[in-house]
A computed fold for a 347-nucleotide part of an RNA from a Thermoproteota archaeon, annotated as small-subunit ribosomal RNA, central domain.
The coordinates come from a structure-prediction model, not an experiment, and the mean pLDDT is 87.
It matches the Rfam family "Archaeal small subunit ribosomal RNA". Gene Ontology terms of the family: structural constituent of ribosome and ribosome.
Context: one part of a larger RNA
RNA sequence: UUGGGUUUAAAGGGUCCGUAGGCGGGCCGAUAAGUCAGUGGUGAAAUCUCGCAGCUUAACUGUGAAACUGCCAUUGAUACUGUUGGUCUUGAGUAAAUUUGAAGUGGCUGGAAUAAGUAGUGUAGCGGUGAAAUGCAUAGAUAUUACUUAGAACACCAAUUGCGAAGGCAGGUCACUAAGAUUUAACUGACGCUGAUGGACGAAAGCGUGGGGAGCGAACAGGAUUAGAUACCCUGGUAGUCCACGCUGUAAACGAUGAUAACUUGUUGUUGGGCACAUAGUGCUCAGUGGCUAAGCGAAAGCGAUAAGUUAUCCACCUGGGGAGUACGAUCGCAAGGUUGAAACUC
Repeated sequence: UUGGGUUUAAAGGGUCCGUAGGCGGGCCGAUAAGUCAGUGGUGAAAUCUCGCAGCUUAACUGUGAAACUGCCAUUGAUACUGUUGGUCUUGAGUAAAUUUGAAGUGGCUGGAAUAAGUAGUGUAGCGGUGAAAUGCAUAGAUAUUACUUAGAACACCAAUUGCGAAGGCAGGUCACUAAGAUUUAACUGACGCUGAUGGACGAAAGCGUGGGGAGCGAACAGGAUUAGAUACCCUGGUAGUCCACGCUGUAAACGAUGAUAACUUGUUGUUGGGCACAUAGUGCUCAGUGGCUAAGCGAAAGCGAUAAGUUAUCCACCUGGGGAGUACGAUCGCAAGGUUGAAACUC
């Protein structure tokens, strides 16, 4: 390379948008570029293959045929692909109606808890643990009552629930924004799928500037434990956690399962619509979300219409372990570091 693969053995990009490219629905016509057939020319000789012949044989040589799978020209064929002209509605989109949700952004607002402050009651302990001690407390703590202030998070509802492309999203309410589903089948008429480069978004931690700081809490200090204890446990506690703006761009970013489309046995829950009926509900149907399974697949575990089954298109990625996601170079970043990414050597 041909090929084989990517849930768990190496391997699906964190997610989406989208450029080039690749691929692309039904019917009718034109064309004849690809495609197929015929004919002509060319494709030097040697070489290769086959037949025959010559050196005693062979190697070798001679001779003839075939081949040279190619290119050019020309004449035809028109199923498929392409190009082009029409046309269609089922793919895709639009509209209208109904409807759904913790989808997003920005305001306003609520109660419980916690902490602190002030005041009252009240007196000797509180706290913490396996047991203790550090710690707090007669300068009146803990407990309890009232008021005030602050920040952060939203008990119950709550659920294999729901929404979002993913990350993720949960007190209430308002404004703005986006999305999905269903129904009608009114409109457009293939407008589609995928997507290298690129762009946008992207948990936590971290960084910059300015705020904020209740609780928690890396680092740090002390008390314990222990042979030791740079830990686990306890008492404190800074950064951080929160907000605004800007960066970082990574995660077991996981369903460890790329996107889209079609087809393939049943059963039982559940969420949101629709239809029908003999309406405590049942049946049918569309879109999701779970469990169990037929066939099939799989090394097995298992997957099984939400496929890891049967197919098609496009992208990404893999090729023994270590060295190593390292070095060097390039590029991005304020930095931390990210992206790209070897080799020697070794087993």